Annotation: Predicted 3D model of a 158-nucleotide RNA (Lysine riboswitch aptamer) from a bovine gut metagenome. The RNAcentral record of the sequence draws on MGnify. The model forms 98% of the base pairs in the Rfam consensus. The coordinates come from a structure-prediction model, not an experiment, and the mean pLDDT is 78.
RNA sequence: GAUAGAGGCGCGGGGUUCAUCAGUAAGCUCCUGCUGGAAAGCAGCUUUUGCGGGAGACGAAAGGGGACGCCGCCGAAGCGGGGAAGACACAGCUGCGUGUCGCACCGCUGGGCCGUCGGAUAAGAUCCGCCGGACUGUCACGCGAGUGGAGCGCUAUC
Numbered sequence: 001g002a003u004a005g006a007g008g009c010g011c012g013g014g015g016u017u018c019a020u021c022a023g024u025a026a027g028c029u030c031c032u033g034c035u036g037g038a039a040a041g042c043a044g045c046u047u048u049u050g051c052g053g054g055a056g057a058c059g060a061a062a063g064g065g066g067a068c069g070c071c072g073c074c075g076a077a078g079c080g081g082g083g084a085a086g087a088c089a090c091a092g093c094u095g096c097g098u099g100u101c102g103c104a105c106c107g108c109u110g111g112g113c114c115g116u117c118g119g120a121u122a123a124g125a126u127c128c129g130c131c132g133g134a135c136u137g138u139c140a141c142g143c144g145a146g147u148g149g150a151g152c153g154c155u156a157u158c
Stems, first nucleotide, its partner, number of pairs: 001158005008074001010073004015068004028056007039048002041096006077109005086101005110136002113133003117129004138149004
């Protein structure tokens, strides 16, 4: 260097299903406040009256999750930075702007679990991060108890 492997509540993707979101939003009926060329990110043009509040019947979805199969895997992957080409949202079109997602590349993390704190989130679900704890695989040192390291590692073969 190449190939094949191991770790275990292991990692990722997608499917089915169940809750949550939520008796919320939208649309509908009734009542009502402001507005009438204003408002909808900015400019131009265009379109529509626009922005709410209350009551009633009806009543979701996305995003984020749990469980169970399936598939691909073992830097699996996650996070931070980065932000190509591009996609989507902001009434429509053009231009601009803003926001979200997003390749390469760089940095950190062996793995999951528990706890504190912080962040994301509608959320006490769940996820992410720092720190702490025991556990676990692995290597090194040690007679041993144990201590230390990191996946650019470890085992086998060539």